[in-house]
Context: one part of a larger RNA
Molecule: small-subunit ribosomal RNA, 3' major domain
Organism: uncultured prokaryote
RNA sequence: UGACGGGGGCCCGCACAAGCGGUGGAGCAUGUGGUUUAAUUCGAUGCAACGCGAAGAACCUUACCUAGGCUUGACAUGUAUAGGACGAUUACCAGAGAUUGAAGUGCCUUAUUUUAAGGAGCCGGUUGAGAAGGGGCUGCAUGGCUGUCGUCAGCUCGUGUCGUGAGCUGUUGGGUUAAGUCCCGCAACGAGCGCAACCCUUGUCCUUAGUUGCCAUCAGGUAAUGCUGGGCACUUUAAGGAGACUGCCCCGGAAAAACUGGAGGAAGGUGGGGAUGACGUCAAGUCCUCAUGGCCCUUACAUCCCGGGCUACACACGUGCUACAAUGGUCGGUACAGAGGGUUGCGAGACCGCGAGGUGGAGCCAAUCCCAAAAAUCCGUCCUCAGUUCGGAUUGCAGUCUGCAACUCGACUGCAUGAAGUUGGAAUCGCUAGUAAUCGCGGAUCAGCAUGCCGCGGUGAAUACGUUCCCGGGCCUUGUACA
Numbered sequence: 001u002g003a004c005g006g007g008g009g010c011c012c013g014c015a016c017a018a019g020c021g022g023u024g025g026a027g028c029a030u031g032u033g034g035u036u037u038a039a040u041u042c043g044a045u046g047c048a049a050c051g052c053g054a055a056g057a058a059c060c061u062u063a064c065c066u067a068g069g070c071u072u073g074a075c076a077u078g079u080a081u082a083g084g085a086c087g088a089u090u091a092c093c094a095g096a097g098a099u100u101g102a103a104g105u106g107c108c109u110u111a112u113u114u115u116a117a118g119g120a121g122c123c124g125g126u127u128g129a130g131a132a133g134g135g136g137c138u139g140c141a142u143g144g145c146u147g148u149c150g151u152c153a154g155c156u157c158g159u160g161u162c163g164u165g166a167g168c169u170g171u172u173g174g175g176u177u178a179a180g181u182c183c184c185g186c187a188a189c190g191a192g193c194g195c196a197a198c199c200c201u202u203g204u205c206c207u208u209a210g211u212u213g214c215c216a217u218c219a220g221g222u223a224a225u226g227c228u229g230g231g232c233a234c235u236u237u238a239a240g241g242a243g244a245c246u247g248c249c250c251c252g253g254a255a256a257a258a259c260u261g262g263a264g265g266a267a268g269g270u271g272g273g274g275a276u277g278a279c280g281u282c283a284a285g286u287c288c289u290c291a292u293g294g295c296c297c298u299u300a301c302a303u304c305c306c307g308g309g310c311u312a313c314a315c316a317c318g319u320g321c322u323a324c325a326a327u328g329g330u331c332g333g334u335a336c337a338g339a340g341g342g343u344u345g346c347g348a349g350a351c352c353g354c355g356a357g358g359u360g361g362a363g364c365c366a367a368u369c370c371c372a373a374a375a376a377u378c379c380g381u382c383c384u385c386a387g388u389u390c391g392g393a394u395u396g397c398a399g400u401c402u403g404c405a406a407c408u409c410g411a412c413u414g415c416a417u418g419a420a421g422u423u424g425g426a427a428u429c430g431c432u433a434g435u436a437a438u439c440g441c442g443g444a445u446c447a448g449c450a451u452g453c454c455g456c457g458g459u460g461a462a463u464a465c466g467u468u469c470c471c472g473g474g475c476c477u478u479g480u481a482c483a
Base pairs, nucleotide, nucleotide: 001483002482003480004479005478007477008476009475010474011473012472013471015467016466019431020430021429022428023427026322027321028320029319030318031317032316033315034313035312042053043052064308065307068304069303080126083123084122089103090102092101094099107119108118109117110116111115133297134296136295137294138293142291143290144286145285146284147282149280154193155192156191157190158189159188160169162167173184174183175182199274200273201272202271204242205241206240207239208238209237210236213232214231215230218229219228220227245268248262249261324424328382329381330380332378333377334376340371341370342369345364346363350359351358352357390421395416396415397414398413399412400411401410437459438458439457440456441455442454443453
């Protein structure tokens, strides 16, 4: 100087407390451990691994296993020699396929067509040569990228002072703040990276613009509808501005910074949300995104291909979904979003089917057309707590769709079946407002496949006395046989 203390002081955070809802019990989904296996490819392992890499394993992917091939190679560059077009094509032969055999065939120039000659580029064979290839090893050789402490308020430097020196001061102190934020004081005076602001979005108003949007006024029309003429007022869209700055008033405060209350205002003290992550820590993670040193393989640890596996299953754990019901289940009627996506696409009305879906194809390269709401609400029913008109696992049969192909191993539908489960031990998690809880919708990946992920809106709470305690963190101080 740090680090540590079941030392002290001050302060903060859904850290506790006050509340609301969960997990832990059940069934299923998913990831992991373990076990099994020919293989169950590999990585990630306290917080900070475990719905993680994977924004989507039937084949492919795929790295794993069994079997079958191949060796200048599936891929790049280039040399010499002889040859041919190669490829596409064929319901061709053999084969599980890779592959092998066969048929068949170009372009340009010249000569009168067949044909012959030449050329371009391409292809395969052979011979070597360098070289190719490796998802093989080392993340403790590395770059790049990322997590974490932590959006915590810290981390440093120049000159000067002090100290023999390591170092110190500044950065400590008194207030204050979300903040090393600001003020005052001070052997310090300044500065940098962080904080804040500048950026995006949302909340109010104004101006400009008026189609694909809108419809107040006027006119026409309909069973009905901005449907039509018309209009741009409103809503809205998207460009530019205004607006919030402790600006104004008050209180106590140190004549300060700031704090408390108030006015006006759509909004008040960082208005809400996002992006933004200092010096560093963990030899944290990644050689399987990519790049790369070294080592290793080179008829194999490369490469092609059929099939299988990654989907196994006495078990254990994590993360979720669905429930255990009456604030509910079920039947019918009626209503209201936002943000997205759409031409190999979204697909309306109509018709067929109990349904998944099918037929067909209007419109739309989209403020125009389509995908397209549910909780809610109204009228019935169940009729009082029952394993039920709760719950839907499991299983049987019959189907739909995608796709060469749903056996291993897809999603969905109908009929039948109708398991556990009556609110969950110790323990443990999230959340302070348009939040929790609850309800649906969209997107990426994607032929098909979501209870996951990333977004969107609808309905919409309770509680916070407070900082004694638990956890984590910041500053000062003290002790230390630690570095």